[in-house]
RNA sequence: AGAGUGCAUUGAACAAUCGCGUGCGAACAUUGAAAAGUGUCGUAUGAGGAAAGUCCGAGCUCCAUUGAAAGAAUAGCGGCCAACGACCGCCGAGGGUGACCUUAGGGAAAGUGCGACAGAAAGUAACCGCUUAAUUUAUUAAGUAAGGGUGGAAAGGCGAGGUAAAAGCUCACCGGUGCUUAGGAGACUAUGCAGCCACGCAAACCCUAUUCGGAGCAACACCGUGGUAAGUAGUUUAACGAUUGCUUGUGGAGGUGGCAUCGAGCUAAUAUGGCAACAUUUAGCCAAGAUGGAUGAUUGUUUUCGACAGAAUUCGGCUUAUAGAUGCACUCUAAAA
RNA sequence: CCGGGUGUAGCGCAGUUGGUAGCGCGCCAGCUUUGGGAGCUGGAUGCCGCGAGUUCGAGUCUCGCCACUCGGACCA
Numbered sequence: 001a002g003a004g005u006g007c008a009u010u011g012a013a014c015a016a017u018c019g020c021g022u023g024c025g026a027a028c029a030u031u032g033a034a035a036a037g038u039g040u041c042g043u044a045u046g047a048g049g050a051a052a053g054u055c056c057g058a059g060c061u062c063c064a065u066u067g068a069a070a071g072a073a074u075a076g077c078g079g080c081c082a083a084c085g086a087c088c089g090c091c092g093a094g095g096g097u098g099a100c101c102u103u104a105g106g107g108a109a110a111g112u113g114c115g116a117c118a119g120a121a122a123g124u125a126a127c128c129g130c131u132u133a134a135u136u137u138a139u140u141a142a143g144u145a146a147g148g149g150u151g152g153a154a155a156g157g158c159g160a161g162g163u164a165a166a167a168g169c170u171c172a173c174c175g176g177u178g179c180u181u182a183g184g185a186g187a188c189u190a191u192g193c194a195g196c197c198a199c200g201c202a203a204a205c206c207c208u209a210u211u212c213g214g215a216g217c218a219a220c221a222c223c224g225u226g227g228u229a230a231g232u233a234g235u236u237u238a239a240c241g242a243u244u245g246c247u248u249g250u251g252g253a254g255g256u257g258g259c260a261u262c263g264a265g266c267u268a269a270u271a272u273g274g275c276a277a278c279a280u281u282u283a284g285c286c287a288a289g290a291u292g293g294a295u296g297a298u299u300g301u302u303u304u305c306g307a308c309a310g311a312a313u314u315c316g317g318c319u320u321a322u323a324g325a326u327g328c329a330c331u332c333u334a335a336a337a
Numbered sequence: 338c339c340g341g342g343u344g345u346a347g348c349g350c351a352g353u354u355g356g357u358a359g360c361g362c363g364c365c366a367g368c369u370u371u372g373g374g375a376g377c378u379g380g381a382u383g384c385c386g387c388g389a390g391u392u393c394g395a396g397u398c399u400c401g402c403c404a405c406u407c408g409g410a411c412c413a
Base pairs, nucleotide, nucleotide: 001333002332003331004330005329006328007327008326009325010324012302013301014300015299016298017297018296020046021045022044023043024042025041027040028039029038030037031036048308052319053318055317056316057315058314059313060216061215062214063213071212072211073210074209075208076090077089078088079087091105092103093102094101095100106207107206111205112204113201114200115199127148128147129144130143131142132141133140134139135138156174157173159171160170161169175196177194178193179192181190182189183188220257221256222255223254227250228249229248230247231246232245233244234243235242236241263286265285266284267283268282269281271280272279273278338409339408340407341406342405343404344403347362348361349360350359356393364380365379366378367377368376386402387401388400389399390398
């Protein structure tokens, strides 16, 4: 210098004017008997890193709750967390020259199923070939997985011994399985020994282990004109009944709370522990809250203002969208010193 | 807020134990006809919504997105 990898930050700023929502006010005006409402003024404050998708996990509320089944999710080991399928670290496997990246990664000797086409044969292998025997000399019987061809996959690979020809039949190396020993918290790794008989697919059914009660803030709680049910007192009627008032219950419309300042809270630390996720300590902070739904516009300066995008019950994650700018650590290649 | 469905040729739709993707209408060409229509014969047309993964192999199985669409919630 070029090409890359990982992590993190930011997501225009300042000033002026006008405008909108919300909170507050020993303020002013106005309505009202009052409580209080409305307006003006002043003052404070006013979207995000994803507010989005609603994919996981919780808080909260109501319902259910005896156990089981069904169903769903997860699946190497350890940790972290309120919890989790998230996150962190490690192991194994795969990819990359490398920094590093990806990984749904239990069980195929419990059972069932599938492996099209091609091929003799797709898991009870004999088509060609090789070998032996018999005879009719080209056939039959037997042995054989070395070789051929098909296929994504051909019965552990390769070499030597061995054999009639062959074959883990035997041996060395490699691969994989089980056991011993050593290391490690563990997954696992390494050495040695035995033995290779049993293909692949479980994001096919299934089996094993673990976890899970359901619904959702339009939850739910309260008030409640109307309607309706019961009681009671009048009026009316011979009576039944009708009607009016009051009380209580229910609770459509509507309203208030839930709901915005105290919590799994936020910010900072050159603090402590830890590789990290995270935890602890100390200091500081209280920060939108609507229900026709606010958060905007203009001008000027900064060299040209630009991306995705707009809160609606609240948190922790994940996923997806995103112009431009910035920082830190590291890798490879080339050249020079 | 909660739950479901669909996406395949220009249009409407099929597509099962995963194995070369079809039907109807439409389109194109030929025959027929004086010409057109109808009829007959033949043909073309697809990144199966997008992106990953599992698998020898994916329209089909799994995951994540996108678009469209339907339903629920309130009492008499």